[in-house]
Context: one part of a larger RNA
């Protein structure tokens, strides 16, 4: 090169986008890319191949080239470029419209806990059973006020949004995105995307607030031979929030994006539309999303299956036995932990 990447290795966590590739219809020119005629050239030896000589071979002789490369000539006009125009693709204007998408600010309630004061007076708490633990200085209970921080039960769903991470009390403010419908104007202005850049759960570091609850650590009571564990009682980082780092995650659909084709059914979200109807429900029908089943085709098999893993077609990323090793050295980047990138001996 071929071949591949849902589960045997391999889809970057995820966009935005920049060099480059790529690409809708129609008409002409031009001949630069292409195609093809011809011409001469690429010494000679060696390579191939036929055919002959040394007894064979090696080794020599003769002859004959494919292929390919530049240059030149004559031409062809499909395609590609070039020009010039068109909408069907693309965005923008427009009329609707749904939604836990962002971000700020405000308000409430339930539960925890502590804390105040009554009431009452011996147990309370955990556990397979206890012990630690707390409590006559009145615990636990039980009513009434205060305060604090955290996170949002029913609705909640196979529902919905967002690129993805993720995103749920209630209201308001502010901003982004999608879809659906009509058709005005632009006129391929798409699509991928190397390098760049943004963002990126959780945990970590770092300065400032916060700190109910839970809770690594760690200190205690217990199983146990042992218990640096599971269980219990306590309990600090951490979780919370601001501002500035970390860039990783079974960051999964283990499935990269666009684009178009290729059998159905049941459901559900959003959003037109048709018959009837006061309207809703219901019977169709379109489109944009989601879920189950499923034909054909694809796989090894599992499965998958108009949301393809199926026909294609385009661009990027990426794999080539297992270990060594996602190590070593090196470089950039982090305060630091460590991230990227990344091997070789050796060995099966």
């Nucleotide at each position: 090169u071929u071949g591949g990447c849902g589960u045997a290795a391999a889809a970057c966590g995820u966009c935005u986008g920049u060099a480059a590739g790529u690409g809708u219809c129609u008409u002409u020119u031009u001949a630069a890319g292409u195609c093809c005629u011809u011409u001469g050239u690429c010494a000679a030896a060696u390579c191939c191949c036929a055919g002959g000589g040394c007894u064979c071979a090696a080794c020599c002789c003769u002859g004959g080239a494919c292929a390919g490369a530049a240059a030149g000539u004559a031409g062809a006009a499909a395609c590609u470029a070039c020009a010039a125009g068109a909408u069907g693709g693309a965005g923008c204007a427009c009329g609707g419209u749904a939604g836990g998408g962002g971000c700020a600010g405000a308000g409430g309630g339930a539960a925890u806990u502590u804390u105040u004061a009554g009431u009452g007076g011996a147990g309370u708490g955990g556990u397979g059973a206890a012990a630690u633990a707390g409590c006559u200085a009145g615990a636990g209970a039980u009513c009434a006020g205060a305060a604090a921080g955290a996170a949002a039960a029913c609705c909640a769903a196979u529902a919905g949004u967002g690129a993805a991470a993720g995103c749920a009390c209630u209201c308001u403010g502010u901003u982004g995105c999608g879809c659906c419908g009509a058709c005005a104007a632009u006129g391929a202005c798409u699509u991928u995307g190397a390098g760049a850049g943004a963002u990126g759960a959780a945990a970590g570091a770092u300065a400032g607030g916060g700190g109910a609850g839970u809770a690594a650590a760690u200190g205690g009571g217990a199983u146990u031979a042992g218990a640096u564990a599971c269980c219990c009682c306590a309990g600090u980082a951490g979780u919370c929030u601001u501002g500035g780092c970390c860039a990783u995650a079974a960051a999964u659909c283990a499935u990269a994006g666009a684009u178009a084709c290729u059998a159905g059914g049941c459901g559900u979200u959003g959003u037109g539309u048709g018959u009837a109807g006061u309207g809703a429900c219901c019977c169709g029908u379109g489109u944009a999303g989601u879920u189950c089943u499923g034909u054909a085709g694809c796989u090894a098999a599992c499965a998958u299956g108009u949301u393809a893993a199926g026909u294609a077609u385009c661009c990027c990323a990426c794999c080539u036995g297992g270990g060594g090793a996602g190590u070593a050295c090196a470089u950039u980047c982090g305060u630091a932990a460590g991230a990227a990138u990344g091997a070789a001996a050796c060995u099966c």

The part of an RNA shown here (small-subunit ribosomal RNA, central domain) has 348 nucleotides and comes from Capsicum baccatum. Its Rfam family is "Bacterial small subunit ribosomal RNA". Taxonomically the source falls in Capsicum (Eukaryota, Euphyllophyta, asterids, lamiids).